The RNA shown here (Glycine riboswitch aptamer) has 76 nucleotides and comes from uncultured Oceanococcus sp.
RNA sequence: UCGCGGGAGAGUGCGAGUUCGACUCGCCGCCGAAGGCGCAAAUCCGCCCGGAAUCGCUCAGGCCAAAGGACGGCGA
Numbered sequence: 001u002c003g004c005g006g007g008a009g010a011g012u013g014c015g016a017g018u019u020c021g022a023c024u025c026g027c028c029g030c031c032g033a034a035g036g037c038g039c040a041a042a043u044c045c046g047c048c049c050g051g052a053a054u055c056g057c058u059c060a061g062g063c064c065a066a067a068g069g070a071c072g073g074c075g076a
Stems, first nucleotide, its partner, number of pairs: 001076004006071001011028001013027005029063003035059001036057003043052003
C1' cells in the first nucleotide's frame, strides 16, 4: 500500500417548503473517532523552552437505518 473482517458517541426534535429523498430553509438541542485548529487547564515527552495525543475547540463533519468512520486484528 492492497484485500477481508471488527469498529463508538449524539435528534426518526420543532416549524415551513417539497420533486416525498432525513431533500432544502429557519430555529432549538446535542456528539467527537474523517479532516482542521490550539496548547489556556490536566496528562505525556525527566524539568524550562518546545512539542504531542486517545486532551481541548467544534471550523468542517455527524446525531433511526445505510454510508462514513479514528483505531486495532488477519492475510499478501

Its mean pLDDT, the model's own confidence on a scale to 100, is 82. The RNAcentral record of the sequence draws on MGnify. NCBI's taxonomy places the organism under Bacteria, Pseudomonadati, Gammaproteobacteria, Chromatiales, Oceanococcus. Of the family's consensus pairs, 83% are formed in the model.